Small-subunit ribosomal RNA from Carex extensa, 1487 nucleotides, folded computationally. Its mean pLDDT, the model's own confidence on a scale to 100, is 81.
[in-house]
């Protein structure tokens, strides 16, 4: 510091996830020690038991104990005193002056500390106690006694009120032998602490907007320690609230902690300051202080005791128990230390405090051993393995040191102040001796992010998993191992908070298309503001100063070996206040300017609004007349309209809506506005510079317009036209077309407030290069006018630098560079959906959410695909011909069916006369049935005695069981392992098909962020990315095309077996010759070379000569990137996987040939006939095949149609001549070949017969007879000879091949092969044509461009109903808790109130002789009031028959609405129809 996830791939937007760091945690595995810390986060849930606040005898009167007795001592219930308001605990409540920070003024203050005066005189009680007596208890009753530093009168004083007069109103003693000390009481200051007031700051929510009656304020009276509506009687009618008032939900605030680079987010445990609680509520009393955790009263809930009559009791104090919960210690020591409380003081009390104890709960620290150790063997052992080795690994072992830590033994602290004594921790830290490497290593991961890889099981199972994924038989991703890799007494996971995240942005985003500009303007408070001067000092800046506790972070120095930890001391920033000061800049004050902005004033264009009133053209209707058949309508047609007279054509009516002018042209704020003429009226633009002088600019809330559709009332209704009806396409159609129509659409009152209301771009204002088009206007030139040229400002339209953008693109009319102000945005999907609330008559508008659920959605661009988009081009692709195919019959080959078995494979084009150039046995793989089991074959070890010919029986053969001869040719078992036409073409290599084509890439530069793009595109050409030109592009591979090969010309050369000739034969053959043919080799030759037109002086095309041949001469072979998981595991090779007495091995027999008269297909023969058949005569061809051995010569070797020569008549061809009708048979010459033989070619041609017929046409089928190969011809073979003589008269829809020696017909041949089912395939020649106007259409294919929501790439994607199954929330008759509110009742304890002539009842101090009186205390009344009760609400949870929508899920039904012109362009708003996606109707939009 980023990285992973949307794509085929790229840039961007965006969301999700990951690496860090932390925690009072927890949970799983493992666990040595030590220090310092830290430990109920959940029930403010309920608690046994024991401790957490007493202490003064030097304030008092008593008792007790103890002693023989006095005196001391010492403990002690009561009176009093002072302490229990402190310290400790918890976070319910509280959104509040509760807290924090700043300050303030009308206050109290025990103890403390300073400082002035005092304490004189008298009195009366009451607790203990005693007597008697109630009650189970807790607890008391009634008489009598009595002390004080307890109470109480008088005097005086300081102080207090009050103008004064005057009034009120004080005390205590103890101790000690003194001195003295401790105390009392009235003032004054003071420290410390505490009430109060006030400014600032303190979570969310407007789907809570209005709330407030003592509520604001005044006066008088009350109250209080003090102010104060704090309380109460009158007046007044105020306060608060959009700067968020009431309301609701949520929460103790703070220094501080975590995070972060800061800003800042998130917390608020320990430790510290404040508040607030103490069972739940409400009240008060004491006091210096409480409205009081370990005090009091009532109420309620709970628990407990009870004698049933009444009583008792609060761990949010320390331990501790129960319960909750994933989860949090001991019912420890000790007051040694600090610290607190009373005491004069010793002292006594303290679960605050010091300490231990239990937990790896955190953070520091250390350890688990160092050093040799392969050169004796990298041991054994695991794992991998290419079997060679590698690796764990110097790592063990083994030698040799060392003792941190452990075990045992010895000394042994400091913390103690203040002479001395006093240690809980603790015999602890820490020193020292002794054994012995001894006591001491684990968890996670290893597919990417992320460091770290193989073996194995498993087979979309089982599982992983933070995200992306991953697993369907070779899983680095699952589980196991083996090694790695990281942290390490830890380690992973898991929950939370920051962070990365700039994904709420102030530092620091955004709003055309990505999610975002309100449908527009006026405007109100807000906010922001032109220019001189001046005042002033609020903001601003400067200094200076008070605070902001400590503690914590920073930095420094110290202290425990060191860290953590602890201790000293010192800081920064920032924050409020206070005193000076500065005056530029904002605010403010005064005066002022004119440039903003507006007024008045001359012009000026204009569908700008209203509101009257006039006008043609068209269409309908209607009434007559001519007229006399059809007319509308459409792709084509129906329906409908027409002889009761349409439709055409002549006149009246009616409504709406205004052609051309007319336009990137005009006006308005937008929605919008257009025949014409009047009235009224808004607003803007030039001019000129007279007038006011910042009047400005945006605007939250508000009121205003505000298409179309709808709504309400009333008119009007011509045309058009949702819904309906009916015709028609269709597989169906609620739709697309047609054919009639109602609402509507027009008008008047009104309402509704939406639109893809759009520039998908808020509004102003000042800046930044140009050019061109056009509207109003003004000036200046030129002109007789008018056009014109030039310039200012104000509109509008195109291009365009800079910048600016993800990219398209925008660019003075910014999306540029700025300022002001508003308005929205924060992943998709649920949803603009609920719910609630405003508006609306209604339809519905506005506001606006959450559970759940994915990991993406989306914006621009790119390359490709496709498109029932477009251009342009080629193809026997379509036309034009020729000729078939499908009709028939046969033959193969395929599907289906059968079958023991009909082996297997190939299935659109690119299967089907394909593999298979040859199925009676074999072949063969299939099936019946029988046989053997290291084999029908290969290798190797191991073994050691029998094998082999012949011949015989058995048997279908295979193989079984005997006899005989000969003489080394290896039985029987075993294991490795042989062998498979078993299985996987979706594991593979090899090979092939497919393209009817001209593409398909690099290098290097260039442009683009980028994936790409250019080069390959344009404009010509060509069979061709061929060549040319142009061009930010130059080159260059793979292809094309040349190079091969054949065929066609012509030269040299060479001449047998070939040619000529000549001679001679039954045939072979002899001589001679090299000119043709011929046949092998070499070579020439064609290349737009040359001419004319034409084309850009280009390529090149068109035509002519010349040529054997002309524009690639003809044909072959060759044929690139790729694509189809295409074929082939059965040609062959080959991974895994399967079989081993069988899925291999032999053997006889079927099948592989069944059926297709159940329906079929494909590709071919052979016909259907006179361009023919029969039949007898004659004539021309090319290619091809034809057995094996072995020697020898030449040429360097190879090739060679070069000479030569020998065997074998095993195998071939097999002429000749006989013999069959013929298929063939017999002979058996000649040839191992340019020599012979197959071998006759035959369409043709010259003669005959046949005459249009199911025929002398056509051969199918079937019936006898034969022949041939072969052991073998029945399922199964060719072929012949006679007889037999089906269908078939030229083929429906559809459909193929073919451009010249080509189609078309005519034979010849060859491979395989015993033979042949061949009419199949592969080749040679004869004979030998017609057609092409062209590129509209149909196939396919290339290119350029264009849409695209498709990239597994249109067999794409992809919508909605319906059925099922899960989730969650919504509505819901209602039902059952909380919560709070108003009003009513009822009213505990306690508090306040009350006498006057004025309720009762009662007293110890003082006053009075007395009776009284003052004063007190109590009851009752009234006041208020807690909790209860009832009545009404209002919040929010829970549940609910039913029920309407979402969401996910799968191999479900229907349809096909979106994406391309998605087959009806979608798409927004509206209404209306429809199983359902949708349809349509009206107006917008262009995405």
């Nucleotide at each position: 510091a980023g990285a992973g996830u949307u794509u085929g791939a790229u840039c961007c937007u965006g969301g999700c996830u990951c690496a860090g760091g932390a925690u009072g945690a927890a949970c799983g595995c493992u666990g040595g020690c030590g220090g310092c810390a830290u430990g109920c986060u959940u029930a403010a849930c309920a608690c046994a038991u024991g401790c957490a606040a007493g202490u003064c005898a030097g304030a008092c009167g008593g008792g007790a104990a103890g002693u023989g007795g006095u005196g001391u001592u010492u403990c002690c219930a009561g009176u009093g005193g002072u302490g229990g308001a402190c310290g400790g605990g918890u976070a319910a409540g509280u959104a509040a002056c509760g807290c924090g920070c700043a300050a303030g003024a009308a206050c109290c203050u025990g103890c403390c500390c300073u400082u002035g005066c005092g304490a004189g005189g008298g009195g009366a009680a009451c607790a203990a106690c005693a007597a008697c007596u109630g009650g189970a208890a807790a607890c008391g009753g009634u008489u009598g006694c009595u002390a004080a530093u307890a109470c109480c009168c008088c005097g005086u004083a300081g102080g207090c009120u009050g103008a004064g007069g005057a009034g009120c109103a004080a005390a205590a003693g103890g101790a000690g032998g003194a001195a003295u000390c401790c105390g009392c009481c009235c003032g004054a200051g003071g420290a410390g602490g505490g009430g109060c007031u006030c400014g600032c700051g303190u979570c969310u929510g407007a789907u809570u907007a209005g709330c407030u009656a003592g509520u604001u304020g005044g006066u008088g009276a009350g109250g209080c320690a003090a102010u104060a509506g704090c309380u109460u009687a009158c007046c007044a009618a105020g306060g608060c609230g959009a700067u968020g008032a009431u309301c609701a939900g949520u929460a103790g605030c703070u220094g501080g902690u975590c995070c972060g680079a800061g800003a800042g987010g998130a917390u608020g445990a320990u430790c510290a300051g404040c508040c607030a609680c103490a069972c739940u509520a409400a009240g008060a009393c004491u006091g210096a202080g409480a409205c009081a955790c370990g005090g009091u009263c009532c109420a309620g809930a709970c628990u407990c005791c009870u004698a049933c009559g009444g009583g008792a009791g609060g761990c949010a104090g320390c331990a501790g128990u129960g319960a909750g919960g994933a989860a949090u210690u001991u019912u420890c020591c000790g007051c040694a230390a600090u610290a607190g409380g009373c005491g004069a003081a010793a002292g006594c009390c303290u679960g605050a405090c010091g300490g231990a104890g239990c937990a790896a709960u955190g953070c520091c620290a250390u350890g688990u051993g160092g050093a040799g150790g392969a050169a004796a063997u990298g041991a054994a052992g695991g794992c991998c393995c290419a079997c060679g080795g590698g690796u764990c690994g110097u790592a063990a072992a083994c030698u040799u040191c060392u003792u941190u830590u452990c075990u045992c033994g010895g000394a042994g602290a400091a913390g103690a102040a203040g002479c001395a004594a006093u240690g809980a921790c603790g015999g602890u830290a820490u020193c020292u001796g002794a054994g012995g490497a001894a006591u001491a290593a684990g968890c996670a991961u290893c597919g990417g992010c992320u460091a770290a890889c193989u073996c194995u099981g498993u087979g979309c199972c089982a599982g992983c998993a933070g995200c992306c994924g991953u697993g369907g038989u070779a899983a680095u991703a699952u589980a196991g191992a083996g090694g790695a890799u990281g942290c390490a007494a830890g380690c992973a996971u898991c929950a939370u908070c920051c962070g990365g995240a700039a994904u709420g942005a102030u530092u620091g985003g955004g709003c055309g298309u990505a999610a975002a500009g309100c449908g527009u303007a006026u405007g109100u408070a807000g906010g922001u503001g032109a220019u001189u001067u001046u005042u002033c000092a609020a903001g601003u800046c400067c200094a200076c100063u008070g605070u902001c506790a400590a503690a914590u972070c920073c930095c420094a120095g110290g202290g425990c070996u060191c860290a953590a930890c602890c201790c000293u001391g010192g800081a920064c920033a920032g924050g409020c206040g206070g005193u000076g000061g500065a005056a530029a800049c904002u605010a403010c004050u005064a005066a002022g300017c004119u440039g903003g902005a507006g007024u008045a004033u001359g012009g000026u264009a204009g569908g700008g609004g209203c509101a009257g009133a006039g006008g043609g053209a068209a269409u309908u209707u209607c009434c007559g007349g001519u007229g006399g058949a059809a007319c509308g309508g459409u792709a084509a047609a129906a329906u409908a309209u027409u002889u009761u007279g349409a439709g055409a054509u002549c006149g009246g009516a009616a409504g709406a809506a205004c052609g051309c002018c007319a336009a990137c042209a005009g006006c308005a704020a937008a929605a919008g506005c257009a025949c014409u003429c009047u009235g009224c009226u808004g607003g803007g633009c030039c001019g000129a510079a007279a007038c006011u002088g910042a009047c400005a600019c945006u605007g939250a809330u508000a009121g205003a317009c505000g298409a179309a559709a709808g709504c309400u009332a009333g008119g009007g209704g011509a045309g058009c036209a949702a819904a309906u009806g009916g015709g028609a396409u269709u597989a169906g159609u609620g739709a697309c077309c047609c054919c009639c129509c109602u609402a509507g659409u027009c008008c008047u009152a009104g309402c509704c407030g939406u639109a893809a209301a759009c520039g998908a771009u808020g509004g102003a204002u000042a800046c930044u290069a140009g050019g061109u088009g056009u509207u109003g206007u003004g000036c200046g030139g030129a002109u007789c006018c008018a056009c014109c040229c030039g310039u200012a400002a104000a509109g509008u339209u195109c291009u365009g630098u800079a910048g600016c953008u993800a990219a398209c693109g925008c660019g003075u009319u910014a999306a540029g560079u700025a300022u002001c102000c508003c308005g929205c945005c924060u992943g998709g999907g649920g949803a603009g959906u609920a719910c609630g609330u405003u508006c609306g008559c209604a339809a519905g508008a506005a506001u606006g959410a959450a559970a759940c659920u994915c990991a993406a959605a989306g914006g621009a661009a790119u390359u490709g695909a496709c498109g029932g988009g477009g251009g342009c081009c080629c193809g026997c692709a379509c036309a034009a011909g020729c000729g078939g195919u499908g009709g028939a019959g046969c033959a193969c080959g395929u599907g289906g069916c059968u079958u023991a078995a009909u082996u297997c494979g190939a299935u659109g084009c690119a299967g089907a006369g394909u593999g298979a150039a040859g199925a009676a046995c074999c072949u063969u793989a299939c099936c019946a049935a029988g046989g053997a089991u290291u084999g029908a074959a290969a290798g190797a070890g191991a073994g050691g005695g029998g094998u082999g010919c012949c011949u015989u029986c058995g048997g279908a053969a295979a193989c079984g069981g005997g006899g005989g001869c000969a003489a080394c040719g290896c039985a029987g078992a075993c294991a490795c392992a042989a062998a498979g036409u078993g299985g996987u073409g979706c594991a593979u290599g090899g090979c092939u098909g497919u393209u009817u084509u001209a593409g398909u890439u690099c290098g290097u530069g260039c442009c683009g962020u980028g994936a790409g793009g250019u080069g390959u595109u344009g404009a010509g050409u060509u069979c061709a990315g061929u060549c040319u030109c142009g061009c930010a592009a130059c080159g260059a591979g793979c292809g094309g095309a040349a190079c091969c090969c054949u065929c066609g010309u012509g030269u040299u050369u060479a001449g047998u077996u070939g040619c000529c000739a000549u001679u001679a034969u039954u045939g072979a053959g002899u001589u001679g010759g090299a000119a043709c043919c011929c046949u092998g080799a070499a070579c020439a030759a064609a290349c737009u070379g040359u001419u004319g037109u034409u084309g850009u002086u280009a390529a090149g095309c068109c035509g002519g000569a010349g040529g054997a041949a002309g524009g690639c001469g003809a044909g072959g072979a060759u044929c690139a990137c790729g694509u189809c998981a295409a074929g082939u595991c059965a040609u062959c090779a080959u991974g895994c996987c399967c079989c081993u007495u069988a899925u291999g091995c032999c053997c006889u027999g079927g099948g592989c040939g069944a059926c297709u008269a159940u329906u079929a297909c494909g590709u071919g023969c052979u016909a259907c006939a006179a361009u023919g058949g029969a039949u007898g005569g004659g004539a021309c061809a090319a290619a091809g095949g034809u057995c094996g051995u072995g020697a020898u010569c030449a040429g360097a070797u190879c090739u060679c149609a070069g000479a030569u020569c020998a065997c074998g008549c095993u195998c071939g061809u097999g002429a000749u001549c006989c013999c069959g009708c013929u298929a063939g048979g017999g002979u058996g010459a000649g040839c191992u070949a340019a020599c012979u033989c197959c071998a006759a070619a035959a369409a043709c041609u010259c003669g005959u017969c046949c005459u249009c017929a199911g025929u002398u046409c056509g051969g199918a089928u079937u019936g006898c007879a034969g022949a041939c190969u072969g052991c073998a011809a029945c399922u199964c073979g060719u072929c012949u000879g006679c007889a037999u003589g089906a269908a078939g008269c030229a083929g429906g829809a559809a459909u193929c091949g073919c451009u010249a020696g080509u189609a078309a017909u005519c034979g010849c041949u060859g491979g395989u092969c015993a033979g042949c089912c061949a009419c199949a395939c592969g080749g040679c020649g004869g004979u030998g044509a017609a057609u092409u106007c062209g590129u509209u259409c149909u196939c396919g294919g290339g290119u350029c461009u264009u849409g695209u929501a498709c990239a597994c790439a249109c067999u794409g994607c992809c919508c909605g109903u319906c059925a099922c199954a899960c989730u969650a929330g919504g509505g819901g008759a209602g039902c059952u808790g909380g919560c709070u509110u108003u009003g009513u009742u009822u009213g505990a304890a306690a508090g306040c109130u009350u006498u006057a002539a004025a309720a009762c009842c009662u007293u110890a101090a003082c006053c009075g002789c007395a009776a009284g009186g003052a004063a007190g205390g109590g009851u009752a009344u009234g006041c208020a009031u807690a909790a209860g009760g009832c009545a009404a609400g209002g919040c929010g949870a829970g549940u609910g028959a039913c029920u309407a929508a979402a969401g996910u899920g799968a191999a479900g039904u229907c349809g096909u609405a979106a994406c391309a012109a998605g087959g009806u362009a979608g798409c927004c708003g509206u209404a209306c129809u429809g199983g359902a996606a949708a349809g349509u109707g009206u107006g917008g939009c262009u995405g």

Lineage of the source: Eukaryota > Tracheophyta > Poales > Cyperaceae > Carex subgen. Carex. Rfam family: Bacterial small subunit ribosomal RNA.